[in-house]
c-di-GMP-I riboswitch aptamer from Denitratisoma oestradiolicum, 90 nucleotides, folded computationally. NCBI's taxonomy places the organism under Bacteria, Pseudomonadati, Betaproteobacteria, Sterolibacteriaceae, Denitratisoma. The sequence is in RNAcentral, with records from ENA. Model confidence (mean pLDDT): 89 of 100.
């Protein structure tokens, strides 16, 4: 430095839920709460998932309804992948 994560220490991080705020939605954020995590730190670059406002496409009783089809939307607490770190042990 590779790789390891039994023990051990500083310590972080925060799922379901509630409230509160963006948001068409998914879902984000901020206080509470903790299922768990050794990258549960960062990046949508692959594939996966999830939502479909806004565009489009069919219907209809056409200002407008209903169905459909899309991510440029979300998802690092789906997997791979990149970057970059804490403490041991090597």
């Nucleotide at each position: 430095a590779a790789c390891u994560g039994a023990a051990a220490a500083a310590g972080g991080c925060a799922a379901a839920c509630c409230c509160a705020u963006c948001g068409a939605a998914a879902g984000g954020u901020g206080g509470g709460g903790a299922c768990g995590c050794a990258a549960a730190g960062u990046c949508a670059c692959c594939g996966g998932u999830c939502u479909a406002a806004a565009g489009g496409g069919u219907g209809g009783g056409c200002a407008c309804c209903a169905c459909u089809c899309c991510a440029g939307g979300a998802u690092a607490g789906c997997g791979g992948g990149a970057c970059c770190g804490c403490c041991a042990g090597g």